[in-house]
This is a predicted structure of a 1491-nucleotide RNA (small-subunit ribosomal RNA) from a marine sediment metagenome. The coordinates come from a structure-prediction model, not an experiment, and the mean pLDDT is 86. RNAcentral holds the sequence, with entries from MGnify.
RNA sequence: UGGAGAGUUUGAUCGUAGCUCAGGAUGAACGCUAGCGGCGCGCCUAAUGCAUGCAAGUCGAGCGAUGAGGCACCUUCGGGUGUACAUCAGCGGCAGACGGGUGAGUAACACGUAGGUGACCUACCCCGAAGACGGGGAUAACAGGUGGAAACAUCUGCUAAUACCCGAUGGACUCUGAGCGGAAGCGAGGAGUAAAGGCUACGGUGCUUCGGGAGGGGCCUGCGGCCUAUCAGCUAGUUGGUAGGGUAACGGCCUACCAAGGCGAAGACGGGUAGGGGGUGUGAGAGCACGGCCCCCCACAAUGGGACUGAGACACGGCCCAUACUCCUACGGGAGGCAGCAGCAGGGAAUAUUGCGCAAUGGGCGGAAGCCUGACGCAGCGACGCCGCGUGGAUGAAGAAGGCCUUCGGGUUGUAAAAUCCUUUUCAGGGGGACGAGGAAGGACGGUACCCCUGGAAUAAGCGUCGGCUAACUACGUGCCAGCAGCCGCGGUAAGACGUAGGACGCGAGCGUUAUCCGGAUUUACUGGGCGUAAAGCGUCUGUAGGCGGGCGGGUAAGUUGGGCGUGAAAUCUCCGGGCUCAACCCGGAGGGGGCGUUCAAUACUGCCGGUCUAGAGGGCAUCAGAGGGGCGUGGAAUUUCCGGUGUAGCGGUAAAAUGCGCAGAUAUCGGAAGGAACACCAGUGGCGAAGGCGGCGCUCUGGGGUGCACCUGACGCUAAGAGACGAAAGCUAGGGGAGCGAACAGGAUUAGAGACCCUGGUAGUCCUAGCCCUAAACGAUGGAUGCUAGGUGUGGGGCCGACAGGCUCCGUGCCGCAGCAAACGCGAUAAGCAUCCCGCCUGAGGAGUACGGCCGCAAGGCUAAAACUCAAACGAAUUGACGGGGCCCCGCACAAGCAGCGGAGCGUGUGGUUUAAUUCGAUGCUACACGAAGAACCUUACCUGGGCUUGACAUGUAGGUGGUAGGGAAGCGAAAGCGGACCGACCCUUCGGGGGGCCUACACAGGUGCUGCAUGGCUGUCGUCAGCUCGUGCCGUGAGGUGUCGGGUUAAGUCCCGUAACGAGCGCAACCCCUGCCCUUAGUUACAAGUGUCUAAGGGGACUGCCGGCGGGAAGCCGGAGGAAGGUGGGGAUGACGUCAAGUCAGCAUGGCCCUUAUGUCCAGGGCGACACACACGCUACAAUGGUCGGUACAGAGGGCAGCGAAGCCGCGAGGUGGAGCGAAUCCCGCGAAAGCCGAUCGUAGUUCGGAUUGCAGGCUGCAACCCGCCUGCAUGAAGCUGGAGUUGCUAGUAACCGCGCGUCAGCCAUAGUGCGGUGAAUACGUUCCCGGGGCUUGUACACACCGCCCGUCACGUCAUGGGAGUCGGUAACGCCUGAAGCUGGUGGCCUAGCUCGGAAGAGGGGGCGCCAUCGAAGGCGGGACUGGCGACUGGGACGAAGUCGUAACAAGGUAGCGGUACCGGAAGGUGCGGCUGGAUCACCUCCUU
Repeated sequence: UGGAGAGUUUGAUCGUAGCUCAGGAUGAACGCUAGCGGCGCGCCUAAUGCAUGCAAGUCGAGCGAUGAGGCACCUUCGGGUGUACAUCAGCGGCAGACGGGUGAGUAACACGUAGGUGACCUACCCCGAAGACGGGGAUAACAGGUGGAAACAUCUGCUAAUACCCGAUGGACUCUGAGCGGAAGCGAGGAGUAAAGGCUACGGUGCUUCGGGAGGGGCCUGCGGCCUAUCAGCUAGUUGGUAGGGUAACGGCCUACCAAGGCGAAGACGGGUAGGGGGUGUGAGAGCACGGCCCCCCACAAUGGGACUGAGACACGGCCCAUACUCCUACGGGAGGCAGCAGCAGGGAAUAUUGCGCAAUGGGCGGAAGCCUGACGCAGCGACGCCGCGUGGAUGAAGAAGGCCUUCGGGUUGUAAAAUCCUUUUCAGGGGGACGAGGAAGGACGGUACCCCUGGAAUAAGCGUCGGCUAACUACGUGCCAGCAGCCGCGGUAAGACGUAGGACGCGAGCGUUAUCCGGAUUUACUGGGCGUAAAGCGUCUGUAGGCGGGCGGGUAAGUUGGGCGUGAAAUCUCCGGGCUCAACCCGGAGGGGGCGUUCAAUACUGCCGGUCUAGAGGGCAUCAGAGGGGCGUGGAAUUUCCGGUGUAGCGGUAAAAUGCGCAGAUAUCGGAAGGAACACCAGUGGCGAAGGCGGCGCUCUGGGGUGCACCUGACGCUAAGAGACGAAAGCUAGGGGAGCGAACAGGAUUAGAGACCCUGGUAGUCCUAGCCCUAAACGAUGGAUGCUAGGUGUGGGGCCGACAGGCUCCGUGCCGCAGCAAACGCGAUAAGCAUCCCGCCUGAGGAGUACGGCCGCAAGGCUAAAACUCAAACGAAUUGACGGGGCCCCGCACAAGCAGCGGAGCGUGUGGUUUAAUUCGAUGCUACACGAAGAACCUUACCUGGGCUUGACAUGUAGGUGGUAGGGAAGCGAAAGCGGACCGACCCUUCGGGGGGCCUACACAGGUGCUGCAUGGCUGUCGUCAGCUCGUGCCGUGAGGUGUCGGGUUAAGUCCCGUAACGAGCGCAACCCCUGCCCUUAGUUACAAGUGUCUAAGGGGACUGCCGGCGGGAAGCCGGAGGAAGGUGGGGAUGACGUCAAGUCAGCAUGGCCCUUAUGUCCAGGGCGACACACACGCUACAAUGGUCGGUACAGAGGGCAGCGAAGCCGCGAGGUGGAGCGAAUCCCGCGAAAGCCGAUCGUAGUUCGGAUUGCAGGCUGCAACCCGCCUGCAUGAAGCUGGAGUUGCUAGUAACCGCGCGUCAGCCAUAGUGCGGUGAAUACGUUCCCGGGGCUUGUACACACCGCCCGUCACGUCAUGGGAGUCGGUAACGCCUGAAGCUGGUGGCCUAGCUCGGAAGAGGGGGCGCCAUCGAAGGCGGGACUGGCGACUGGGACGAAGUCGUAACAAGGUAGCGGUACCGGAAGGUGCGGCUGGAUCACCUCCUU
């Protein structure tokens, strides 16, 4: 005995912080669903209005009266009397003040709790004491009359009482009170005051007076419990007194008079809200929220006021008045009050029967019987709540069927069903049948509960959810649509998030949703939070209230602590026990209970009283430093202006300029003068001050501080709400002053613009005096005070020791740093550490430091300070990246230095665009564009037009068919495909059963270059052949993460070395592989005459900074040298880390999903992919003389070849033809002629003997076919072009450039492309500032789809809430005046008047009533204000909204560092001035620190 967390800010992290969720609860409602029972609960809204019935009566044993009928008696037979009984109404008594309802009002002694009442009351009940005698007059009912529609009223007459009155008595009581007593008090005497009878079982009951009790109440007080200070002052019966009145009673409760008080920051007064409590919900608790049912108290009864009666009321079902409403009416008047029980209307999301009964419990009356009782007991309705039960149990695998999914195997629904056996709570039928009733009878519930019998699994399951939180997953549909959503968020074609289905999970006669409360929320923090940078320290100081307070005795006992006593109602709660079959529910007992009161005790601490002390504080004496403050003087330098001299053409200013100044003499320079402002050097993280702030020198007045002495006072202290004072700059008022500077303004530049940055001017202002303002990044973003807690090192001031060096100590001011603290950054005796005291402040972001209100101000404005609404964040520190118009270091044909080009021309090719029936598709910055294409005339071919086919051009399976079958295939139609079918006409295997194959038909299916490269595999491009990318363990950090990978060197390289909390390792680098350069060995097809080995092809050697010298750290390595064919990776190739670009490809292939199925498939013919006003890209050929042309002549390598290469010879000018030898190739062929080159000739600068486009003609070749649309040859033609703008590409050596040769694809070829091969063979690199790309370290960041980022303000449009607003319409509470009902009280002269007194009477008196008058008085009227709300033309800003407009302010030095206060200006962000801050990057310097 008791405490759980999660989601969401980020790329990630820690922190801060808000939002949200899981729990419990409810007088609930809504949706879907629903078998039974028990116990509870049920108008939360309109204290809105109510039809109808009922809810408070009773007593005949108080009284009169009435009386049908009964009985008795009498009778005139009409009836009468009496009696019991009954009864409507009346007189009278008691009860209607309880019970029942409601929560409007009320913030109050209303409630709770504890007390007080010597300031009080109490009917009925109980106990006690005493008593009840004698009289009297009325009156209702009733009768008669009158008025009225009615309600009712009135007159006359009669009558009774337990009704009323008088008298008597007085134990008692009330008032008074001689006297006694110190007082409390006692108290003679005096005055006043009673009564009722009826009945009787004679006991009594009822009545009167008094005392006491019980129970019930009135009044008073302490303490306790809501919000608001944007309510700060309130108060006239107000506060007190005296006297009186009034009451049951105190009292200013009321009146008169007197005094001037009373309340308030511990919150008066005002405003808002609200019945209070026991308790209830929640919570670990502390708390927080609530006050339905039940119990206690209060208040109310249509609204407001009032009294009467009574023991008790200002009275729910009584009265009067006013008002509103409803009803009746004969219009003259009347009646009414469900917030009692039912019920109706209305309102609302929503809340029940016009039930039964007084049998029980309780109440009223009565002697009783009894009557009354919508209190109550029951029943009805409602799953509204709690509790219990059931809807079956066991067995049952072929894991049935069906459904769903599927990788097609299966899985799942699922022992679930069926089936078999069993049971009968429930249900149905039948039978019995209570307790509740104390005592014979009497039971609304009720023929109910309960029991027995019979029947049969029979009558009974839903709801929510399944992305994470949060338990439960698949399919289909949908396609940012429809929709979901508590938060985060899902949905744009594969959605576990929408809808449906299957399945699953959760709960179950319920399940979800909504609303509200507590919890989680330590998110108002007492328990239990914070304030350097997250929200948060007042700009600073003085000081009031308040809070807190040094040492030692003593006293006291208020706080505090303990014990006793009282209280803390019951119910509730906890525990134990018991009763309904259990439980809910109910009963009994026990426990607990903060608090409050009282008493006794204790005395540590606090308080209080008193005493004392000196360590806190203050003072004294001595001494010291200082830009501390005020005033008055005074000095020099510099700027400017003026005067004068010299002097001449410029000066000035900027990145560059211009405006400006200057020949009327500037600038420069010299002399003189004037004036204002500020004080160089000294000067210092130096000094002083509370802060703001303070700087030449002197005088004067003045504040504070340090040190030393230990002389005085003796806690005199600390803090500080309000309050007061001071308070940079800007700004304001008035008056001065004005040199320089300089908002605004003007001009010049810059620019797309430039309301800016830069420049030339320049006014307020800056200065002084007096007075305001009161703000700031007023910052150490760090309130004040005190004590404690390692050190080191500077510096200012003082003291002490010391010869010096140096040391000790106090105060101030810096840096580093231990412990500790901290989210981290950091702080660290000057704390952000450990503690105490006091103050101020914070509680998500925006709206907003704004509006309204108040206070202050001359104004500008300041101080105080919200809400609606919106968002799921905003924010701090640190991390990794990325980025920077940040820094440092380093690479690369990156620049530079060079060579040759491209960009201009013509042509080829590709692309865009356009066109077209189609110009198929893809590729799109670098990284698409001679790319997929290493070969588009048909084919290819995917496109278009037209014509055909439909199990298909192609595959597999099943079933059926097939002998003139399969296959071939003539005529005919046709462009072909195809249609068509004469005619011909077969196969393989066999165990002989048959099987296979073909063909036809049908069904499954084929087929698709149709879509999605953003569903994919594979492959590829790019950064980039860049030097990087990571891991294990360890270490550091709360963590993201860091370290390693950094630093110093070095390298092509994260290459290596050294240092080092790292040590190792992996993928990369390098090496291993291939080609090549030198040498060797082996072999010898081929080559050549042999033999040889140029060569071929196989293997090996060689190079490793190995050697020497220097540099370097005895390193890595670098430089130089030797040797060598070759040197410091020899040259080239292959080889591409982790990853990036949703990069590219569904059309190479593969592949999920979707789509087409006589077509998006397939076949065919023709066309197109080849179009052409243009634009770009890659190339070719050129523009010529280093050339063209002609002649002669020399030297390769690597390849290819059988549907091939094709020799010689012959023909042709030539392409080519013919020919066919040889060769599957070191042998033969292409192809031995390489070209450039070399030798010679010519051309002579010309659009040419350059250039070859274009075109004509004639030919050749391939091919079914060269029209669209091939190549080649010859002849002819001979275009543009004379070296190409801005810009741009390649290349660092056998490279560029130039030259030719081969190959692949291929029938041929649009190849000038691509890929190889060799020939000739350069120039240049100072260097790394700059451009581009990249690597490393560091710095800033508001970026993280990462600068192609982020983001600000105006304007325009839409929506929403809100401020102001001429006004307008309400609400609330007061105030002033007027009127003034009922009624109480007072007065009274009019009228009326049985009892008593006097009187014989008449009458009079006393008293009373009515009327009238007066005070008070509800409501009403009028009036001016206060507070508050709705609407409001227009207007202000705000929030949100999709991809609107203008600019670019901020974040990187954001391209003018930013920010804040103030002032001015500007479309807007904003700009500028002044003084301020660092929460500014970078470089240098200074200072300090560390080693």